The prediction has a mean pLDDT of 83. Predicted 3D model of a 479-nucleotide part of an RNA (small-subunit ribosomal RNA, 5' domain) from an uncultured Gammaproteobacteria bacterium. It matches the Rfam family "Bacterial small subunit ribosomal RNA". Its family is annotated with ribosome and structural constituent of ribosome in the Gene Ontology.
Context: one part of a larger RNA
């Protein structure tokens, strides 16, 4: 001198852009943050419309089968020193949607929610009885491919909907098998990743073999038996600390230091542990269990999980709104209209931070008055004020456009008025900038050297000067 998610003290006009719980991964009252399809299915309700009625039709809503999505997107950094990351390689793997090729898409059947009834329970919710439908659930048929097999040969699918047409078809979404691509995702290695030896000897599934088992898949992944290995001073093992990376700061460059925000990876959802579904997950807003906490009970039992967004105790030197919108962008689900999205787009608060712009311009000396000082003449403050003339960004008032897919912002124009706007810190030396009074080793100052005991340029006050400048300073940390 830079730098910062900064905090404190004085001060504080206005825009842009960014950025805001580093502490308690403590603990939360409310509200939203993940649905969505009727062009898969059955049912309830039904606004209307025809019609005298009966009843037909039929927008729309309800819960429920079932289909996809809930594995993303958001958060957050506790654990982790490890193939977690980073780069580079590699082979024994899976892969919904998408995208591309080939081929099919026959024919049967028995349930079941929903609905009715029934009986428990205080509730959460559970249990029986009857009825139903399918793109749900099961056989048959077929087998181009694919799987095993040396070969014969054995296994293995499927679902159907809308619109159309007098029909025959015909168009699109689907469905089932096989193949390729894209992207993702699972494994393995090779290099690189902080401190310590006042941590020096660690390991029995431990090292390596065979069967077997698992797994989408290579493996001690697990099991059985066999061998006795395997790591280590190029630091094993143990402790402490810590997500990793792209980068970010600083530095002329080697280097140090950092890992907020934006991107990619990881891991983790109140502690711990398991698996289910599913292409994927051992799943934050899904399930079991165990513990802590908490709530609600009829005491028998049940019910939660903000490290999404707001926002609330508590900590803390410290960090914001219970705010608007899906108009963009981008995502789920649907043929589509569209619905649902606290991602996101906005806006709200905070000089945290950069950036930009104003507090006015020209003129104006008898250098007015005052205030400080003096060798009492004067200096100075200071063209600085007054006064003339000027202009209108900021902001006020007002009006008009935009408001045609715009939530939020914006755009012109008039009117009046210098008007509504400057403050911190320092001033021996380091270091730009000095006198006066008061005080008297006091009271006080200090980054360091120190200064202060009766002429203090260093302490307080004023007054002048000097640096910044809507800030200025202190304080912390890195260079």
């Nucleotide at each position: 001198g830079g730098a910062u998610g900064a905090a404190c003290g004085c001060u504080g006009g206005c825009g842009g852009u960014g950025u805001g719980c580093u502490u308690u991964a403590g603990g939360u009252a409310u509200g939203c943050a993940a649905g969505u399809c009727g062009a898969a299915c059955g049912g309830c309700u039904g606004a209307g419309u025809a019609g005298c009625a009966a009843u037909a039709c039929a927008a729309g809503g309800c819960a429920g089968u079932g289909g996809c999505a809930g594995a993303c997107g958001g958060g957050u950094g506790a654990g982790u020193a490890a193939c977690a990351c980073g780069u580079a390689u590699g082979a024994a793997u899976c892969u919904a949607c998408c995208u591309u090729u080939u081929a099919g898409u026959g024919g049967a059947g028995a349930a079941u929610a929903a609905c009715u009834u029934g009986u428990c329970g205080a509730a959460a919710g559970a249990c029986g009885g009857g009825c139903u439908a399918a793109u749900a659930c099961u056989g048959c048929a077929u087998a181009a491919u694919a799987u095993c097999g040396c070969a014969a040969g054995a296994u293995u699918a499927a679902a159907g909907g809308a619109c159309u047409u007098a029909a025959c078809u015909g168009u699109c979404c689907g469905c089932u098998a096989a193949g390729a691509g894209a992207g993702g995702a699972g494994c393995a290695u090779g290099c690189g990743u902080c401190c310590u030896a006042u941590c020096a000897g660690c390991u029995a599934g431990u090292u390596g073999g065979u069967g077997a088992g698992g797994u989408a898949a290579a493996g001690g992944c697990u099991u059985a038996c066999c061998a006795a290995g395997g790591c280590u001073a190029u630091g094993a093992c143990g402790g402490g600390u810590a997500u990793c990376u792209g980068g970010a700061c600083u530095g002329a460059g080697a280097g140090g230091u950092u890992g907020a925000a934006c991107a990619g990876a990881c891991a983790c959802a109140g502690g711990g542990g398991c698996a289910c579904u599913g292409a994927g997950a051992c799943a934050c807003g899904g399930g079991c269990u165990c513990c802590a906490c908490a709530c609600c009970u009829a005491c028998g039992g049940g019910u939660g999980g903000c490290a999404g967004c707001a926002a609330c105790c508590a900590g803390g030197a410290a960090u914001a709104u219970u705010g608007c919108g899906c108009a963009a962008u981008g995502g789920a689900c649907g043929a589509a209209a569209g619905u649902c999205u606290g991602a996101c787009g906005c806006a709200g608060c905070g000089a945290c931070a950069c950036c930009g712009c104003g507090u006015g311009g020209a003129g104006g000396a008898u250098g007015a008055c005052a205030g400080c000082u003096c060798u009492a003449g004067g200096g100075u403050u200071g063209u600085a004020a007054a006064c003339u003339c000027c202009u209108u960004u900021u902001g006020a008032u007002a009006a008009u456009c935009c408001c045609u897919u715009c939530a939020c912002a914006g755009a012109u124009u008039a009117u009046a008025g210098a008007a509504u706007a400057a403050g911190g810190c320092c001033u021996u030396a380091c270091u730009a900038a000095u006198u006066a009074c008061g005080u008297g080793c006091c009271a006080g100052a200090a980054g360091u050297c120190u200064c202060g005991g009766u002429a203090a340029u260093a302490c307080g006050u004023a007054a002048g000067g000097g640096c910044c400048a809507a800030g200025c300073g202190u304080u912390a940390u890195c260079c």
The RNAcentral record of the full RNA draws on SILVA.